The RNA shown here (c-di-GMP-I-GGC riboswitch aptamer) has 98 nucleotides and comes from a Clostridia bacterium. The model forms 90% of the base pairs in the Rfam consensus. Its Rfam family is "c-di-GMP-I-GGC riboswitch aptamer". On this family, see Weinberg et al., Proc Natl Acad Sci U S A 2017: "Bioinformatic analysis of riboswitch structures uncovers variant classes with altered ligand specificity". Taxonomically the source falls in Clostridia (Bacteria, Bacillati, Bacillota).
[in-house]
This record gives sequence, structure tokens and C1' cells, in this order.
RNA sequence: CGUCGAAAUGGCAAACCCAUCGAAAGGUGGGGGCGCAAAGCCACGGGUCUAAAGCUUCCCCUGGGUAGGGGAGAGCCAAGAUAGCCGGGUUGCCGAAA
Repeated sequence: CGUCGAAAUGGCAAACCCAUCGAAAGGUGGGGGCGCAAAGCCACGGGUCUAAAGCUUCCCCUGGGUAGGGGAGAGCCAAGAUAGCCGGGUUGCCGAAA
């Protein structure tokens, strides 16, 4: 120095509850503490989650119209989310054994 993970000093914080933002997934703050040696940071690859908008479909209305408006469910869709799903990138505390 690298692998590695005993100890210590500290650190982070799952479920759940409250507040708040969001259409949702989820985020943020407070409580909480399951866990975590990168559970620090980055959505680059894969996965997963969500589907407001958009597209498709159906119905109704207006209209000369292949145009416009309204309604309902379903399907598709990431440019949304997740770094505590995995990989990758990047930074980094301590120092027993090996």
C1' cells in the first nucleotide's frame, strides 16, 4: 500500500407513526431502529415500481370535413422513482488477526 473486518470513536437509519410535497411510485423534515464498512455521492447498464401527460381503443356532441370538444374503462409508454435490488463509476474514517 492492497485485500480484509476484530476493537474503539463516531456515522447512517428499514418497518411503523406524524407533518409536508407529488397524480402515483416516491421524496423531504421529526419520532423510531430493522439493519448497514461505504446503507457516502452519481440513474451510466440491467432489474423493479409508478403512469399524471402522451398514444391506441370505445361512446357522445359540434361541424362541409379526414377537423374540434367532452366523457369512461382498458392497453401501451419514462422523459418519473428506486443508490437500503444488482453491476459500474467516484470519494472516504479506524487498524486486531490473516